[in-house]
């Protein structure tokens, strides 16, 4: 760094589902959290434009979808194997940087240094998280990209790459800082509610009452336009809460082959592995496996239990074990 197991066998009795009976099957790698994305269901609503709000943010595959996952680039950490990334934009605008310090941004001159005593200076020192790119040489009154060499950076061109980017050459003295996980700008995307969704059957009651609105109204952020629908909103009081469906054949599991670096996709073949409804999936006995010790024997055997389903993430976990890589 990528995985696997985390108990097994037999007997007796017991429970649930399917089945004519015999018989067969019966709680996980996380079932937990309810964090993310969907399938499915319902909602008089559907389409377009403008303005808000929220989410994402390097490039490219891939998926039902995703911001998860795969591969690559760049940056940082590490001796390395590897790990992490909230990774678009900083003269489009606004804002913040306390204290200390002379001064915190097209800002500033405290000490030092030089001189014509009023000027020059930003190299050295001090303050600070951060102070006019870095090292060296020349030059200067003393200094400074002031000049030069190398490095860094901006711009242009060429080559490689699908791309993010990498390398090289030329040019310019070139930086007036940092923060966008501050507001903001740019690009892309975005209805709501949720199986207590929703549907069918039966039964019972009061075919009850009141107020408002009238083309207003339409749960989907608001406004406008168009189409469509046709009564809508609030409230008092009464009855029912039973049975069935949804409910497990799926974006499904396993094996082989093909394509691909991989995630993944396709083809062929084999299979059916809980469906409860106040909640079943168990109890006892014997033997075995594994762990600890004082190695006879005794003790222990983790985290923990389905409720529409699936794909991810996060958290908990006594222990045993396999492969590859680095020192």
């Nucleotide at each position: 760094u990528a995985g696997a197991c985390g108990a097994g066998c037999a007997g007796u009795c017991g429970c649930u589902u399917u089945u004519u009976a015999a018989a067969a099957a019966g709680a996980g790698g996380a079932a937990a959290g309810u964090c993310u994305g969907a399938g499915c269901a319902c909602c008089a609503u559907c389409g377009g434009a403008u303005u808000a709000g929220a989410a994402u943010g390097c490039c490219g595959g891939g998926u039902a979808a995703a911001u998860g996952g795969c591969g690559g680039g760049c940056a940082g950490g590490g001796u390395a194997a590897c790990c992490u990334g909230a990774c678009g934009g900083g003269a489009a605008g606004u804002g913040c940087c306390a204290c200390a310090g002379a001064a915190a941004g097209u800002a500033a001159a405290c000490c030092c240094c030089c001189c014509g005593a009023g000027g020059g200076u930003a190299a050295g020192g001090g303050u600070g998280a951060a102070a006019u790119g870095g090292u060296g040489a020349g030059g200067u009154a003393a200094g400074a990209g002031c000049u030069c060499a190398c490095c860094u950076c901006u711009a242009u061109u060429a080559a490689g790459g699908a791309a993010a980017c990498u390398u090289a050459a030329u040019u310019g003295g070139a930086u007036u800082g940092g923060c966008a996980a501050a507001c903001c700008c740019c690009a892309u995307u975005c209805g709501g509610u949720g199986c207590a969704a929703g549907g069918u059957c039966a039964a019972a009651u009061a075919g009850a009452g009141a107020a408002g609105c009238u083309a207003a109204u339409g749960c989907g952020a608001a406004u406008c336009c168009g189409a469509c629908a046709a009564g809508c909103u609030u409230u008092u009081g009464g009855g029912u809460a039973g049975a069935c469906c949804g409910c497990u054949u799926g974006a499904u599991u396993c094996a082989u082959u093909u394509g691909g670096u991989a995630a993944c996709a396709a083809a062929u073949g084999a299979g059916c592995u809980a469906g409860a409804u106040a909640a079943a999936u168990g109890a006892c006995u014997g033997c075995u496996g594994c762990c600890u010790u004082u190695u006879a024997a005794a003790g222990g055997u983790a985290c923990a239990g389905a409720a529409c389903u699936c794909a991810g993430c996060u958290u908990a976990u006594a222990g045993u074990u396999u492969g590859c890589c680095u020192u």

A computed fold for a 327-nucleotide RNA from a marine eukaryotic metagenome, annotated as Bacterial RNase P class A. Its mean pLDDT, the model's own confidence on a scale to 100, is 75. The sequence is in RNAcentral, with records from MGnify. Of the family's consensus pairs, 95% are formed in the model. Rfam family: Bacterial RNase P class A. Its family is annotated with ribonuclease P activity, dimeric ribonuclease P complex and tRNA processing in the Gene Ontology. It is annotated as a ribozyme. Rfam describes the family as follows. Ribonuclease P (RNase P) is a ubiquitous endoribonuclease, found in archaea, bacteria and eukarya as well as chloroplasts and mitochondria.